[in-house]
Context: one part of a larger RNA
């Protein structure tokens, strides 16, 4: 020098990204105990006395020796009560530094963000604001359900259940609410018209070919053309579903929710007007926020001093309403910002203990 501990003058967070880490706290009686609140909690709130031993005196509980009075004579009733024993109460003493004498046993308050709670979670870097969650809504399913597994089965789960049921989506307790756009994109309902597949027709085309024609010339041969039947390939018109096209509805379906110019008796603003554009221009509510870039925004608190905390304010780069909005008691090994207590976290380090290391064996 590590590791684990113990102990400390003064000061007491000045350390640090950060009180991490230690410290403190801390049992059980008594007293008390705010704000808020969903009346339940909050709350062991906070803060604050008391515990040890011996003497006496006392109060209440169990148990109850013997006695005593009635008896219906019972292992009956009732009364009084030694001793012992559990618990407080009151009065005096004792002793030590210190009496829940060791161990084990919450630090606490005030403010804010998420996230209703209790619960889940990255087995071996993440416990959380993710994740579920009771609660809400939408939308699917009438039963051989609907979705789902299953070699395109048989069968099976859903379910020996039946819409107050099952399945799906999304949101997330409670409160007080959820504005507007259906132009696209998706559903869902409609079928007049338009487009259409497979298939059904089969105007026609084409090969092939029996035989004809024309040439050649060795007369039975070749070359070209023409070409009925029959087989064969191609096929126009016309028929010919759904589906899109198209008419509608729906957003707790996917989404989306304006630009610019003027304008009041100081200035400034703009309640007001013009004017394009749009499917329709973001309402409540909240707002430099888990979201503000400029930015340490401005102003107010806190501090001696504060990029962070808190109250505001609105010029929202680029919140906003079930991809939920805004509140909110309780909770949280959650995150952030003060304060009170305590401290070797620090100033500013120092002595101790044990085992490690490291000589030498």
């Nucleotide at each position: 020098u590590c590791u684990u501990c113990g102990c400390g003058a003064a000061g007491g967070a000045a350390c640090u990204c950060g009180g991490c880490a230690a410290a403190a706290u801390g049992a059980c009686c008594c007293c008390g105990u705010a704000a808020c609140u969903u009346c339940g909690g909050g709350a062991u709130a906070a803060g604050g006395g008391g515990u040890g031993c011996c003497c006496a005196u006392u109060c209440g509980g169990g148990u109850g020796a013997c006695g005593g009075a009635c008896u219906u004579c019972g292992c009956g009733u009732c009364c009084g009560g030694a001793g012992u024993u559990c618990g407080g109460a009151u009065g005096g003493g004792c002793c030590g530094c210190a009496g829940a004498g060791a161990a084990a046993u919450g630090g606490c308050c005030c403010a804010g963000g998420c996230g209703a709670c209790u619960g889940u979670u990255u087995a071996c870097u993440a416990a959380a604001a993710a994740c579920a969650c009771a609660g809400g809504u939408c939308u699917c399913u009438g039963c051989u359900a609907a979705g789902u597994c299953g070699u395109u089965g048989a069968g099976g789960c859903g379910a020996c259940g039946u819409a107050u049921a099952g399945g799906g989506a999304c949101u997330g307790a409670c409160a007080c609410c959820u504005g507007c756009c259906c132009g696209g994109u998706g559903c869902c309902g409609g079928a007049a018209g338009g487009u259409u597949a497979a298939g059904g027709a089969g105007c026609g085309a084409g090969g092939u070919c029996a035989g004809c024609g024309u040439g050649g010339c060795u007369u039975g041969c070749u070359a070209c053309g023409c070409g009925a039947a029959g087989c064969u390939u191609c096929a126009a018109a016309c028929c010919g579903a759904a589906g899109c096209c198209c008419c509608g509805g729906u957003a707790a379906a996917c989404g989306g929710c304006g630009g610019c110019c003027g304008u009041a008796a100081c200035u400034a603003u703009a309640a007001c007007g013009g004017u394009c554009c749009u499917a329709a221009g973001g309402u409540a509510g909240c707002g430099a926020a888990a979201u503000u870039c400029c930015u340490u925004g401005u102003c107010g608190g806190g501090u001696a001093a504060g990029u962070u905390c808190c109250g505001a304010c609105c010029u929202g780069c680029a919140c906003g309403a079930a991809u939920g909005g805004u509140g909110u008691a309780a909770c949280g090994a959650u995150c952030u910002g003060g304060g009170c207590g305590c401290u070797g976290u620090c100033u500013c380090c120092g002595c101790g203990a044990a085992g490690a290391g490291c000589u030498c064996g």